A computed fold for a 98-nucleotide RNA from Desulfosporosinus acididurans, annotated as SAM riboswitch aptamer (S box leader). The prediction has a mean pLDDT of 88. Lineage of the source: Bacteria > Bacillota > Clostridia > Desulfitobacteriaceae > Desulfosporosinus. It matches the Rfam family "SAM riboswitch aptamer (S box leader)". Rfam describes the family as follows. The SAM riboswitch is found upstream of a number of genes which code for proteins involved in methionine or cysteine biosynthesis in Gram-positive bacteria. Gene Ontology term of the family: regulation of gene expression.
[in-house]
RNA sequence: CUCUUAUCGAGAGUGGUGGAGGGACUGGCCCGAUGAAACCCAGCAACCAGCGUAAGCAUGGUGCUAAAUCCUGUAGGAGUAUUCCUAACAGAUGAGAG
Numbered sequence: 001c002u003c004u005u006a007u008c009g010a011g012a013g014u015g016g017u018g019g020a021g022g023g024a025c026u027g028g029c030c031c032g033a034u035g036a037a038a039c040c041c042a043g044c045a046a047c048c049a050g051c052g053u054a055a056g057c058a059u060g061g062u063g064c065u066a067a068a069u070c071c072u073g074u075a076g077g078a079g080u081a082u083u084c085c086u087a088a089c090a091g092a093u094g095a096g097a098g
Base pairs, nucleotide, nucleotide: 001098002097003096004095005094006093007092008091013041015040016039017038021031022030023029025073027071028070042065043064044063047061048060049059050057051056069090074087075086076085077084078083
């Protein structure tokens, strides 16, 4: 990097360092000097491993800690309409395979 598969409306910071960006991409709409990213600490969760008869635990490996994956893109449906619904695609994460 590609493929398979499961999940994605819950949950989690008044912390330290840092010092201008961030929310994948498009178009929006937002967050940010009342401090972005990143790192540390703390926390959440329970995918894999571990332990357990099981319920479960939270020891190890990830992951996550604004907004539904923030909304959106493609196809279809409902409605006079703002809009709403469904399924894909794309994306994210785990596990497995090449």